[in-house]
Transfer RNA from Spizellomyces punctatus, 72 nucleotides, folded computationally. Its mean pLDDT, the model's own confidence on a scale to 100, is 82. Rfam family: tRNA. Rfam links the family to the GO term triplet codon-amino acid adaptor activity. The family's RNA type in Rfam is transfer RNA. RNAcentral holds the sequence, with entries from ENA.

RNA sequence: AGAGGCGUAGUUCAAUGGUUAGAAUUCUGGUCUCCAAAACCAGCGAUAUAGGUUCGAGUCCUAUCGCCCCUG
Numbered sequence: 001a002g003a004g005g006c007g008u009a010g011u012u013c014a015a016u017g018g019u020u021a022g023a024a025u026u027c028u029g030g031u032c033u034c035c036a037a038a039a040c041c042a043g044c045g046a047u048a049u050a051g052g053u054u055c056g057a058g059u060c061c062u063a064u065c066g067c068c069c070c071u072g
């Protein structure tokens, strides 16, 4: 320099273009317990950035940024 892939809760992953983007786990609070752990209940928390297409975009298109891999 060129080709390809990926970017969603703190972490690991879901989500046919259409309900309020869900689950596990972490964290916080509560129940229980003499205390703690475990178990149960509840809560907090996210679509890399900027545009475009569409009645409607996490999803499709373009550019940028970051990461991984390949070729030279």
Base pairs, nucleotide, nucleotide: 001071002070004068005067006066007065010025011024012023013022018055027043028042029041030040031039048064049063050062051061052060
Lineage of the source: Eukaryota > Opisthokonta > Chytridiomycetes > Spizellomycetaceae > Spizellomyces.